[in-house]
């Protein structure tokens, strides 16, 4: 410089147009002399940021940042 991929809770990952989920962690409370395990609950994501389609967009266009691939 072309083509592609990938971006979503503190971390890994889901969810192909219709209440954003699960799993590790993280607080709280039972439990326990305590601490682990176990069990109950709770917070934590304006889905990289815009901008447009649509009654509705994580999903589709568009332009774009950022990281990875092949190719010159």
């Nucleotide at each position: 410089g072309a083509c592609u991929c990938u971006g979503u809770g503190g971390c890994g990952c889901a969810a192909u147009g219709g209440u954003a989920g699960u799993g590790c962690g993280u607080c709280u409370g039972a439990c326990u002399c305590c601490a682990g395990a176990u069990c109950a609950g709770a917070a934590a994501a304006u889905u990289g940021a815009g901008u447009g389609u649509u009654c509705a967009a994580u999903u589709c266009a568009c332009a774009u940042c950022a990281g990875g691939g092949u190719c010159a």
The RNA shown here (transfer RNA) has 72 nucleotides and comes from Channa argus. RNAcentral holds the sequence, with entries from Rfam. Its mean pLDDT, the model's own confidence on a scale to 100, is 81. Its Rfam family is "tRNA". Rfam classes the family as a transfer RNA.